[in-house]
RNA sequence: AUAUGAAAAAGGCAAACUCUGCGAAAGCAGGGGACGCAAAGUCACUGAUCUAAAGGGCAAAUGCCCCAGGAUGGCAGGACUGCCAGG
Numbered sequence: 001a002u003a004u005g006a007a008a009a010a011g012g013c014a015a016a017c018u019c020u021g022c023g024a025a026a027g028c029a030g031g032g033g034a035c036g037c038a039a040a041g042u043c044a045c046u047g048a049u050c051u052a053a054a055g056g057g058c059a060a061a062u063g064c065c066c067c068a069g070g071a072u073g074g075c076a077g078g079a080c081u082g083c084c085a086g087g
Stems, first nucleotide, its partner, number of pairs: 002087001004085002012037002017032006035074001041080003045077003048072003055066004
């Protein structure tokens, strides 16, 4: 420098659920809690998915439809960075 993750060690993160707060919602933040994770570290760049407040259309009923500038990095790809081990 490069790829890999069988075993081990040092540590790390934390799903569901739950409490509090924020949000129109999707969801997020913090506490508890561990299903899992070798990038479950960072970035919404590409695709995918979720929501649809504002806005627009229909209707005129509270409703229906469209739409991301909202969200998911623990959906896939990509970019950048990083611990340990044996090669």